[in-house]
Context: one part of a larger RNA
Molecule: small-subunit ribosomal RNA, 5' domain
Organism: bacterium
Parts: sequence; structure tokens; C1' cells
RNA sequence: GGAUGAACGCUGGCGGUGUGCCUUAUGCAUGCAAGUCGAACGGUAACAGGUCUAGCUUGCUAGAUGCUGACGAGUGGCAGACGGGUGAGUUACACGUAGGAAUCUACCUAGUAGUGGGGGAUAGCUUCGCGAAAGCGGAGGUAAAACCGCAUACACCCUCCGGGGGAAAGUCCCGCUUUUAGCGGGAUGCUAUUAGAGGAGCCUGCGCGCUAUCAGCUAGUUGGUGAGGUAAAAGCUCACCAAGGCUACGACGGCUAGCCGAUGUGAGAGCAUGAUCGGCCACAAGGCUACUGAAACACGGAGCCUACAUCUACGGAUGGCAGCAACCGGGAAUUUUGCGCAAUGGGCGAAAGCCUGACGCAGCGACACCGCGUGUGGGAUGAAGGUCUUCGGAUCGUAAACCACUGUGGCGAGGGAGGAAUUUUGACAGUACCUCGCUAGAAAGCACCAGCUAACCACGUGCCAGAAGCUUCGGUAAUACGUGGGGUGCAAGCGUUAUCC
Repeated sequence: GGAUGAACGCUGGCGGUGUGCCUUAUGCAUGCAAGUCGAACGGUAACAGGUCUAGCUUGCUAGAUGCUGACGAGUGGCAGACGGGUGAGUUACACGUAGGAAUCUACCUAGUAGUGGGGGAUAGCUUCGCGAAAGCGGAGGUAAAACCGCAUACACCCUCCGGGGGAAAGUCCCGCUUUUAGCGGGAUGCUAUUAGAGGAGCCUGCGCGCUAUCAGCUAGUUGGUGAGGUAAAAGCUCACCAAGGCUACGACGGCUAGCCGAUGUGAGAGCAUGAUCGGCCACAAGGCUACUGAAACACGGAGCCUACAUCUACGGAUGGCAGCAACCGGGAAUUUUGCGCAAUGGGCGAAAGCCUGACGCAGCGACACCGCGUGUGGGAUGAAGGUCUUCGGAUCGUAAACCACUGUGGCGAGGGAGGAAUUUUGACAGUACCUCGCUAGAAAGCACCAGCUAACCACGUGCCAGAAGCUUCGGUAAUACGUGGGGUGCAAGCGUUAUCC
């Protein structure tokens, strides 16, 4: 000198773009953050409409009816493994890079073949019971694209090549008819399999902190055979056999730490860092476990243990903000319990649409960067006043007053976008911007002035009070302390502190 997710002191006009718990991975009241599909299903708790019946005040009341739009709860499907957060752990095939073979892949794309015929349940519901609640149990009965057989299977899997094994589901729309069951067409599904795309798992070479005041470490340890296991290679697991394997090119141990693209600095080499944004990994109160599923050993799923907290009728039950806000606490220190799905993106759905604290916006903070302003021109009686003075004057100083002007900004009024995707649809927002009118009016500070280092006088103080980055300054004329005047530097900031180069 540059830099910062900064903090502190003094000061503070506006706008744009970014950015904001670095500390206790401490604890969390409250609200929201993952649902959706009636074109899979039985249905009808609520709402709206229709139809029927009764009463009549003639357009209202009561009842019935799933008939329609829809739809609580339930079965079923897909999603919930994404998106969002955090960096505790991890020195490791975690990450980066370059390769590899023994694998899987829902949704999507392309192809091939099929979609025949049956069955038994179960929730919801009804009823009975237990419980404070959470919830649970018995009986009856019901549907499906839920579940299970049979048939067929080019391809697929196993094979001793003879053979053996294994699938499926319907729904909606249109037309016709013998009109409540068929036929034809279309759409979308379903089953098996091949290939692709994207995704994921696994293995290896090399690279990737400090420490020898850590020198030896290791028994599933190293290898083999067999078996099990996995989507898949493998001590991944087990039985048996052998005695190996790693290590001064630093094993093992200890400490520290998420890694990278990048970021800061530097002429570069390098050094330091790893906030925001992007890629990967790990974690979800601390641990362990599996289930479901294409994928999880699963943040807002399940079970168990522990700690903590809440409710309780004392028998028992419930919870997990390292999601977005908010709160306590900690700290030098870090924001609103805001608006909207209008855009982009995601989930479900045929669609309309619903959901989306992702996201888009607004709010707060000079936290950072960038831009603009705090006026412009004239104006000498060089005013008053301050300070200094050799008492003549000098300086603040064209500075002010005063005159003329302008309108960035401010205030008021009127208009008013683009962002929207041929119709509809805008949170932001009556915002940006435009036009008109008024107004010099709201708007300058901070640090420094001995040398380094740009900038000096007076007074006060008297090794005191104090200053200080270094050298040092202060003990009666201090350009070094304090105040005043003047000056220098930067400027809505300026200084200080901390850290990096």
C1' cells in the first nucleotide's frame, strides 16, 4: 500500500447493486416450510345446485335422494432420497484429477412382444367394549390400477443343453347399437424385454496440514480354499489352512481441519484464506437399528437406549428450528414472528388447478462497492467578529452579507411502464420513469500538523496532567501534553483495533 462476512469511537443527505450469528452442532413459545390425484376405489362428513314428497304465508320451511359440481376421513398411486440448512465429525479414495470393471437405475426417449381367464381378503362403514388422553381390541359386512393363483411368453433368467422358471390393470372421451350391457375408434395406463439419456454405487495411480519431545504397528490382521452375502469386485462375513501385511519415501500415535472451483495479495513464483455463488462430501438433540422403496439406513418417516423438556386422572403419553421468521442465552458483533406464487424452478394431476419461507420482492444495518449531492456566477467598505502582532498591520477572506441564477436533491400535483409467455393472470407498486409548479431551502465531518510524513503559531501546564507505531516528548518560553486560531489529508465518511498478503 491492498484486502475483510468485520468490530469500536466521532459523524451522517440520497440512490443503485451486493451482503449480514465468524461465538453455544447451546436451548427453543408461536406461525408457516410437502403435498397432490375423484380420469385407480368403496363412498358422502361439510358446502353449492338439481329432483321428489309434505306443509303452506307462492317462494320459504322440513324431510328424502350421490343425481351433479365437488369432497372430510379412508384404501390405493406418485412425490416425500429433490429443494432448503449446517460444518460437528472426517487427514479419508472425503475431495481434486486421470483411469478402470464386477453393477443398479423410478420418472423421460426409441424399439420389440403382450394386456386372456379366475380367486380370497381388508380399511372406511355398522355395532360392542377398554382408556384421562394418545390410542387400542372383538364381531359383522364392502371396493379397487391393493393382494394372490391359472393360462400364454419372440425376447428374458437358470441349465448337466435333455429341459426348467417366471408377467400384466384398468380408467377416461367420442360414435353406433339389440341402451345399462356390447361393438368400433381415440387417449392414457399396465406387463416383459432391448437400447439410450441423465443419475448412482464400487476399484485404482497421482496430488492434498503440523508433529519423531510419537519408532515400531497389526489376529479378520495379510494371503489362499470353500461357503454365505450384495445390484455389484472384495475378509464384506464365516469355517478351515498358511504366516503374512505396513514402516525413516515416516507406519502407528498425538494435535488441527470439511475438500475443490475459487477469493485476497503479489510483477511473477509464491504465500494466506475456503463468507456469499457453483461442484462434491458429511450430519440432522447424543447413539444404535432396520423397514418401505428405483434410490434412505431417511432433517420436518419408524423402533430402542440416553440426556433434556411438556401433558397426565400417576396407569401412561408427547417432542426435536444445523428450514423461514421470531425468542432466551453466549458474544466486540450480525436483520422482519413482512408480501406473493405475478415470474423462474420443483411435486402431483389428462387438465383446470393445488402445494411450494425454493424463489421473486419489500423491510432493517454507511457492513462493502459504485454513482450523486450539500449549490453556481458576481461581490472589497477587504465589514463585524476571532486569532496573531514589531501595534504599522497581517490572517480567516470573495469567505460572509448583498445581487443575479439553477433545481441533482426535497416537497406538492398529474401521467405511468417493461417484467406477461397472441386471451386471462403483477407480490413488487401507483414503484422506476416522464411532465408541471414551488423551494438555496433538510444535507460535513473525521483524523492529523517533532522526524519518518503533507501541514505552525499563541496561551495553559511544569517529568505533573498527559502523549506514543518507532525514535521518544513533558523537570518554566513544549511546532510532540491540553485549548484556541491557522493549516494538511481524506470525505458521507474519517480514524482506531484485529487478521492476511